[in-house]
Context: one part of a larger RNA
C1' cells in the first nucleotide's frame, strides 16, 4: 500500500471565511466524452489454457487451436454520470412584519470597598499565626468620623439561563454595528455542502514605544517551620496585571467528540417565538400543539467497557483534517515567520 480506526487506547486542525479541487435536488428534450455491446484491425516469438505428437514415463521438447490485457477504427443502446437547451420549488438566498440577548466597538457617568493624604476625636497597642516572629505605632498607630485623590474591578440581580464561529462577553446610558429566532407564502429559481494551498480572528503569559499604578503580585529580601526549605505559612515587594498603538500566535484553545444534510420511540425541566383551548374581555395563571435554542433521564440501536443515546458515540451520504509498537522526539538539521522569547513543518543513527 490494500484495510481498519480517530470521547477516554495513537488519531478531529483553537476558530472561521474562502479560490482551485472534490460532491451536488426535481421534471422533459437533444448530444454520446465517461458507460455497456457487436464487427475489424494490432496486441512477434516464448509463457498461460487446451487437444495431439516425441524421448521407456514425467520434468522437458515440438506442433495445431484458444485465450489474456491494452489500444485504434467502426455499427449500435441511452438507464446511471457527464453536457446543452427550457422548466420546477421541497435546499440555498431575498422582501415584509415582529422578538429574545453580559455579541463587537467607541464615549460619558454611578455607588460600595481597598489603599493613601488633610483634618477631628482618642490612648497603647495593632497585625499576623497552629504557634510565633520579622512589620507597623506616644514623632499618636489600629478602631471612629468628615473631606479629599487615584487606580482597578463591577455586590445583590444571577440562572441547569442569555449571546459569539471559536478564543470569550456582565455596574448604567447613549451611538455606531454584526449575527440569530418566529411568522406570513411574496420574489429569486439549485445560485448549493465540503475544501488543500491562502486570509481573517485567537485566554493567559511575554515583548517594544509612552502612559498609568489602588489592590494583588513572579523575581528578590526579611520572619518562621525544618536536619536542610533555594517551599508550602507571616511581613515587605520590582516586572507584571490596567490604557493606547504594535507585536506574539500558543493552551486540558475540552463536549479531551470536524462542518454540512437526511432518517431513528419517549419521559421532565429550562430560554425565546407562533398557534389554539380556558376567560365576557385585558394581563397573569394554566392546559395543548409547533418552531429554534439549552439541560437531565431513558427504548430501539452502538460501545473493550465507561457511557452515548433526535444537541448519537444510533443508521446512512458528500467533502476536509489526522492516526499507524514505545523512547530517542511537540527533538536535531533544514526552511518558513518572529524584535526576542520561540512558534510551525519535521526526522534518523540507536535501544527495546
Nucleotide at each position: 500500500u490494500u484495510g481498519g480506526g480517530c470521547g477516554u487506547a495513537a488519531a478531529g486542525c483553537g476558530u472561521c471565511c474562502g479560490c482551485a479541487g472534490g460532491u451536488g435536488g426535481u421534471g422533459a428534450g437533444g448530444u454520446a466524452a465517461g458507460u455497456c455491446u457487436g464487427u475489424c484491425a494490432u496486441u512477434a516469438a516464448a509463457u498461460a489454457c487446451u487437444g495431439g505428437u516425441g524421448c521407456u514415463u514425467a520434468a522437458c521438447a515440438u506442433c495445431g487451436g484458444u485465450g489474456c490485457u491494452g489500444u485504434g477504427a467502426u455499427g449500435g443502446a441511452a438507464a446511471c454520470u457527464a453536457u446543452c437547451u427550457c422548466g420546477c420549488u421541497a435546499g440555498a438566498g431575498g422582501a415584509u412584519g415582529g422578538g429574545a440577548g453580559a455579541g463587537g466597538u467607541a464615549u460619558g457617568u454611578g455607588g460600595a470597598a481597598u489603599u493613601g493624604u488633610g483634618c477631628a476625636a482618642g490612648u497603647a497597642g495593632g497585625g499576623g499565626u497552629a504557634a510565633a516572629a520579622u512589620c507597623c505605632g506616644u514623632a499618636g498607630a489600629u478602631a471612629u468620623g468628615c473631606a479629599c485623590a487615584g487606580g482597578a474591578a463591577c455586590a445583590c440581580c444571577a440562572a441547569a439561563a442569555g449571546c459569539g464561529a471559536a478564543g470569550g462577553c456582565a455596574g448604567c446610558a447613549u451611538a455606531c454595528u454584526g449575527g440569530c429566532c418566529c411568522a406570513u407564502u411574496c420574489c429569486u429559481g439549485a445560485c448549493a455542502c465540503u475544501c488543500a494551498g491562502g486570509g481573517a480572528c485567537g485566554a493567559a503569559a511575554g515583548c517594544g514605544u509612552g502612559g498609568g499604578g489602588a489592590g494583588c503580585g513572579a523575581a528578590a529580601c526579611g520572619g518562621a517551620u525544618u536536619a536542610g526549605a533555594u517551599a508550602c505559612c507571616c511581613g515587605u515587594g520590582u516586572a507584571g496585571u490596567c490604557c493606547a498603538c504594535g507585536c506574539c500566535g500558543u493552551a486540558a484553545a475540552c463536549g479531551a467528540u470536524g462542518c454540512a444534510u437526511g432518517c431513528u420511540c419517549g419521559g421532565u425541566g429550562u430560554u425565546g417565538g407562533u398557534u389554539c383551548c380556558c376567560u365576557c374581555g385585558a394581563c397573569c395563571u394554566g392546559g395543548a400543539a409547533u418552531c429554534a435554542g439549552u439541560g437531565c433521564c431513558u427504548a430501539a440501536g452502538g460501545u473493550a467497557a465507561c457511557c452515548c443515546g433526535u444537541u448519537a458515540a444510533g443508521c446512512a451520504u458528500g467533502c476536509c483534517g489526522c492516526c499507524u509498537g514505545u523512547g530517542u522526539a511537540c527533538u536535531a538539521c533544514g526552511a518558513u515567520c518572529g524584535c526576542a522569547a520561540g512558534a510551525u513543518u519535521a526526522a534518523a543513527a540507536c535501544a527495546c
The part of an RNA shown here (small-subunit ribosomal RNA, central domain) has 352 nucleotides and comes from a Candidatus Altimarinota bacterium.
Taxonomically the source falls in Candidatus Altimarinota (Bacteria, Bacteria candidate phyla).
The coordinates come from a structure-prediction model, not an experiment, and the mean pLDDT is 87.
Its Rfam family is "Bacterial small subunit ribosomal RNA".